[in-house]
Molecule: small-subunit ribosomal RNA
Organism: uncultured bacterium
RNA sequence: AGAGUUUGAUCCUGGCUCAGAAUGAACGCUGGCGGCGUGCCUAACACAUGCAAGUCGUACGAGAAAUCCCGAGCUUGCUUGGGAGAGUAAAGUGGCGCACGGGUGAGUAACGCGUGGGUAACCCACCUUCGAAUCUGGGAUAACUCCGCGAAAGCGGUGCUAAUACCGGAUAAGACCACAGCCGUUUCGGCGGCAGAGGUAAAAGCUGACCUCUCCAUGGAAGUUAGCGUUCGAGGACGGGCCCGCGUCCUAUCAGCUUGUUGGUGGGGUAAAGGCCUACCAAGGCAGCGACGGGUAGCUGGUCUGAGAGGAUGAUCAGCCACACUGGAACUGGAACACGGUCCAGACUCCUACGGGAGGCAGCAGUGGGGAAUCUUGGACAAUGGGGGCAACCCUGAUCCAGCAAUGCCGCGUGUGUGAAGAAGGCCUGCGGGUUGUAAAGCACUUUCAGUAGGGAGGAAAAGCCCAAGGUUAAUAACCUUGGGUCUUGACGUAACCUACAGAAGAAGCACCGGCUAACUCUGUGCCAGCAGCCGCGGUAAUACAGAGGGUGCGAGCGUUAAUCGGAAUUACUGGGCGUAAAGCGCGCGUAGGCGGUUACGUAAGUCGGAUGUGAAAGCCCCGGGCUCAACCUGGGAAUUGCAUUCGAAACUGCGUAGCUAGAGUCUGAUAGAGGGAAGUGGAAUUUCCGGUGUAGCGGUGAAAUGCGUAGAUAUCGGAAGGAACAUCAGUGGCGAAGGCGACUUCCUGGAUCAAGACUGACGCUGAGGUGCGAAAGCGUGGGGAGCAAACAGGAUUAGAUACCCUGGUAGUCCACGCCGUAAACGAUGAGAACUAGCCGUUGGGGAGAUUUACUCUUUAGUGGCGCAGCUAACGCGAUAAGUUCUCCGCCUGGGGAGUACGGCCGCAAGGCUAAAACUCAAAGGAAUUGACGGGGGCCCGCACAAGCGGUGGAGCAUGUGGUUUAAUUCGAUGCAACGCGAAGAACCUUACCUACCCUUGACAUCCUCGGAACUUGUCAGAGAUGACUUGGUGCCUUCGGGAACUGAGUGACAGGUGCUGCAUGGCUGUCGUCAGCUCGUGUCGUGAGAUGUUGGGUUAAGUCCCGCAACGAGCGCAACCCUUGUCCCUAGUUGCCAGCACGUAAUGGUGGGAACUCUAGGGAGACUGCCGGUGACAAACCGGAGGAAGGUGGGGAUGACGUCAAGUCAUCAUGGCCCUUAUGGGUAGGGCUACACACGUGCUACAAUGGCCGGUACAAAGGGUUGCCAACCCGCGAGGGGGAGCUAAUCCCACAAAGCCGGUCGUAGUCCGGAUUGGAGUCUGCAACUCGACUCCAUGAAGUCGGAAUCGCUAGUAAUCGCGAAUCAGAAUGUCGCGAUGAAUACGUUCCCGGGCCUUGUACACACCGCCCGUCACACCAUGGGAGUUGGCUGCACCAGAAGUAGGUUGCUUAACCUUCGGGAGGGCGCUUACCACGGUGUGGUUAAUGACUGGGGUGAAGUCGUAACAAGGUAGCCGUAGGGGAACCUGCGGCUGGAUCACCUCCUU
Repeated sequence: AGAGUUUGAUCCUGGCUCAGAAUGAACGCUGGCGGCGUGCCUAACACAUGCAAGUCGUACGAGAAAUCCCGAGCUUGCUUGGGAGAGUAAAGUGGCGCACGGGUGAGUAACGCGUGGGUAACCCACCUUCGAAUCUGGGAUAACUCCGCGAAAGCGGUGCUAAUACCGGAUAAGACCACAGCCGUUUCGGCGGCAGAGGUAAAAGCUGACCUCUCCAUGGAAGUUAGCGUUCGAGGACGGGCCCGCGUCCUAUCAGCUUGUUGGUGGGGUAAAGGCCUACCAAGGCAGCGACGGGUAGCUGGUCUGAGAGGAUGAUCAGCCACACUGGAACUGGAACACGGUCCAGACUCCUACGGGAGGCAGCAGUGGGGAAUCUUGGACAAUGGGGGCAACCCUGAUCCAGCAAUGCCGCGUGUGUGAAGAAGGCCUGCGGGUUGUAAAGCACUUUCAGUAGGGAGGAAAAGCCCAAGGUUAAUAACCUUGGGUCUUGACGUAACCUACAGAAGAAGCACCGGCUAACUCUGUGCCAGCAGCCGCGGUAAUACAGAGGGUGCGAGCGUUAAUCGGAAUUACUGGGCGUAAAGCGCGCGUAGGCGGUUACGUAAGUCGGAUGUGAAAGCCCCGGGCUCAACCUGGGAAUUGCAUUCGAAACUGCGUAGCUAGAGUCUGAUAGAGGGAAGUGGAAUUUCCGGUGUAGCGGUGAAAUGCGUAGAUAUCGGAAGGAACAUCAGUGGCGAAGGCGACUUCCUGGAUCAAGACUGACGCUGAGGUGCGAAAGCGUGGGGAGCAAACAGGAUUAGAUACCCUGGUAGUCCACGCCGUAAACGAUGAGAACUAGCCGUUGGGGAGAUUUACUCUUUAGUGGCGCAGCUAACGCGAUAAGUUCUCCGCCUGGGGAGUACGGCCGCAAGGCUAAAACUCAAAGGAAUUGACGGGGGCCCGCACAAGCGGUGGAGCAUGUGGUUUAAUUCGAUGCAACGCGAAGAACCUUACCUACCCUUGACAUCCUCGGAACUUGUCAGAGAUGACUUGGUGCCUUCGGGAACUGAGUGACAGGUGCUGCAUGGCUGUCGUCAGCUCGUGUCGUGAGAUGUUGGGUUAAGUCCCGCAACGAGCGCAACCCUUGUCCCUAGUUGCCAGCACGUAAUGGUGGGAACUCUAGGGAGACUGCCGGUGACAAACCGGAGGAAGGUGGGGAUGACGUCAAGUCAUCAUGGCCCUUAUGGGUAGGGCUACACACGUGCUACAAUGGCCGGUACAAAGGGUUGCCAACCCGCGAGGGGGAGCUAAUCCCACAAAGCCGGUCGUAGUCCGGAUUGGAGUCUGCAACUCGACUCCAUGAAGUCGGAAUCGCUAGUAAUCGCGAAUCAGAAUGUCGCGAUGAAUACGUUCCCGGGCCUUGUACACACCGCCCGUCACACCAUGGGAGUUGGCUGCACCAGAAGUAGGUUGCUUAACCUUCGGGAGGGCGCUUACCACGGUGUGGUUAAUGACUGGGGUGAAGUCGUAACAAGGUAGCCGUAGGGGAACCUGCGGCUGGAUCACCUCCUU
């Protein structure tokens, strides 16, 4: 410090997720030791048991017992006396303490807490300093005794008694109260000091020592003295009370709250100010700087995180607060309204004799319960501290320790070195090996920790006792201080630490390994089981599931979960945004608030600086120190960014005063304008009505129909009525804040601009709330109503058509008045101010110049187009900013749910404004890029259309396919690009299929063992495979060991599979398409994907070439090179040829010979837009011509770029994986692939006279042939048979080419056309023609008379027609592949159909339009709104009621101290009563939660139903507002927007 995830890819926006740290944690697996911390976060739920607050005899009275000893009585184990126990225990009066310490966080949004102040408005026991005292009396009472009540708890009465308990009196230096004087100070209230006179209020003793004085007198009393107390004062310290400034969570869907409320006066009350309380008076007080209400919460030092600012948090430790079963109340006291006190009420638990009582773990342990979850009913007061005491000492679950828990942090160990045969085993493997791995074993060492044994600091200082010195004192007592000595005090603790012993001995796991993120393979599984933090894995080769091997990370731990901060600049103070991503209010005016020109002076609130106080300690940080280190502990420092006080500075801001004129405004003079309101006027047009002319149609559409019209329409002329809107001018022209404004005239009226001066003197900008204006639609009342037109009706269209189109048509549109308050109210751009290059238009003013109607320059206010810098994610913006700055306001924070629900406000309603949550997704989105697509556009090509010729589709047959059938009809191919295809040839074989019968190391390959030569003859059984028997036969090489080939048997490795997967593959092939495309390097442009090049202007068959150009080059394709064909030449001349010469024949290159020609087959020439003319840009090229056998690629072929279709093929072959193994392998026989109601494709033959038949006659090319082609000759009507010559082929054979030509016949008919079908007879091949061959002859003679919709091929030696050959093959072509013969017609042209190429445009598509996608309905699940209500919680108001307690009143009862005139009084108590008030109750509201028949929409779901709304011009452009309608998406009306394609307008040119 970043990373993953939206896309085909990119940049941006934006959310989600991860890596880090950390925890009072929990859970899973695992677990050796020690140190230091920590440990009910939930039920402030309920609690058994024990302990947690007592102490003092030096305040007081009283005072046991057990037991022991002695004695007495006597029933010798009982009673009783004395002593010790013992002035002890326990209880009581009294004092101090119990308000500390300890726990918890329920309540509390508050002066509760934090911080800083105030108290001149206060208190303070114990402690401390100083001053003054401590005199004299009195009456009770508990304990105890006796009596009584009660189950108990406990209570009442009689009698006795003490005090440091209680009370009276005296005294009063201070003190307090009231009076008055002086001084100082002051916030003018007061406060402090000095002096005066009057009044008021005190006290308690106890202990020790001593005898100098007095008394009794061994020693005491008084007295003296010391200590501890007591009282009154003045201080200090400590601790507290009260008050104030500032800070302290969320919510405005809580906006108004308040009657003791705000203030005053008098009074009361308190330690103390105060409505704290009360009476009266006034009517205030708080609130947008958030009152009141609701929700949540103890606050802080700190802790966690973070670079910081912040955010989250408030366990342990420390400070403060609050609470103590719930609520209320006071008492005591220095302090409480009191955790282990009291009283009352309530709930709960327990006891009870039913009458009454008792209790409060949020103290330490512990129990139940709750919960994911949190410990021992331990030891000790040894230390530290607290209470009491003079002290010893006692008490102390505070505390110190121990126990439990890996709960956290820190440290240590589980061994170290060596060791390659790289052991065994495991795993993987390409079978060679690799890896685990120096790892182990082995060898040599060490002994921390744990174990055993022995030793062993420190935490301990004191106190007590003795001695000495000093202080005090009369004192060498006592007491205090210091020193010395003595005597002891340890829970922890079997501790820390040290030593010895033995032995590697007792001690390693957890998670992960697709990316993020370090770490990879095998097996199993097969969208199953499962994983998952996000993206996502799993549908037969899963590094993602599960296991294993290996690896990575951390390590006594490791993972998971939860919650926090971070990353997140994702609430942005530091540090974000708002044209299109979420986001500028529709527009003004204006209040509060915020901000504000210039000069001078003053001030010092802000600001800046210094000083002082404070900011507790701990913690964090730095420097040291102590535990062997560390964690931990400890000393010092720094820091604590804050607050307060004070001193200074005066630039800036504020404030005050006085000015200024540049902002703003006023006046004078002009100007332009659809600015607004009102009244009036005008013409054109539509419609209606009246009249005339006139006749059969009109109207409307893509085409029609509804409609109107012979009762006279439409058309046309004249007249009238009425309403609405204002053509041309008209313009990115004008005006207005926006909405908006368009005939003309008049009246009223707002604003703007210009020029020059004068005046005011900052008067300004913005603007939360508020208020006004605000298109269209809509609403109310009343008018009006021509046209148009939601709804509605009809006609069309359509599968349907609640639409688009047509004919009608009502609200409405118009006016007046009143509502509504919304729009894509848009520049999707808030208002104001300043600054920052230019150029070109245009509107309204002003100025200057000129060659003066028109022009040029300049200035100002608007309004447009380009464009620099800059900005922007890009698009784009660019002085009218989206640039650079300032001020103020509004708004945003992922998508959906939703601008919805609930609540509130507004509205007559429609509805508007404000505005959530649950739940759900990992995206939603912006701009741009490349493609693809469009019922977008432009250009171009192709037998694509058109122009022609011939077909198919109809018939019969052949062949293939589908379907059906079957035991099987083997399998594959399925739009073009399957269907005379694999198959260049199924009777058996082929053959893969079916049936039946057989074989199991196998029909075939390799290895091993044993036997045998191999091989062969025959018979029998069987359908055959096969089986049984039988005959002959002993081979080859040799180093003499044996070897090779063949064959039989056996064992196991293995063979075998046309079994599956072409979606695991190789190879091969089809197709787009022989279309002209597809790319790269470098450079340049762009943030980038990408672009450029490859686009443009021409041209071409062509990305062919030329020109231009930020491109320059190159590659694969195109073309050419190759084959063939067309002309010529050279060479060669047999088997081919024969012109000339010769021989010969009936005739023939037959023969000699020839090498001319044809031909054969080798080599060359030739054609290149080369030449001429024209066009073109002087180019490329095109057009025409010459020459030429051939002319613009001469014709044909081979040749198929990058890629697309998961195209085809596992059945050509090869091959991964899976499957079968006496069978899915192998063999045999028979059957099937040849079936047949039917449908389709491809062909053949025809339907005839351009023909059929008969006779005669002419001309090819290219092939094949020894398992072959087969001549002559003979036989047969023929297929063919016999025969055998020749030929391994330019020699022989197949082999007569046919159409054609000549002649004859037939005469338009189902025929002398056509030949299917069937009967009979044959031939050939073959082991065999039944299923199931071809051919021949005789006979038979079907359909068919040119073919519907539709559809195919072909542009020249082509179509069409005609025959010939070959491959396969024993035989079996109408198919396929070749060959020649004869030989046409047409192409104006590119509008349209199909396919393709290039450019451009839109896009919500990228699996790419066979795309994407919307809504209703149906089903399932989820959360949520409404809902007659129902049930709880909290709470307001009104009223009833009134426990305990306090205060007031009261003489009903009662009463020790004091007074008394002795009667009584003062004072007190009980009772009664009044006020306040807790619980409780009644009524009526508010709010919140749960629930509720039914119901509304929403979300999510597998491949449901209906349509097709949106994205392209999405097929009616879409969207916004509003209204109506409709199963649904939606449709229609009105107004608006461009976030609409295309063409046109525009622009340009001409006039």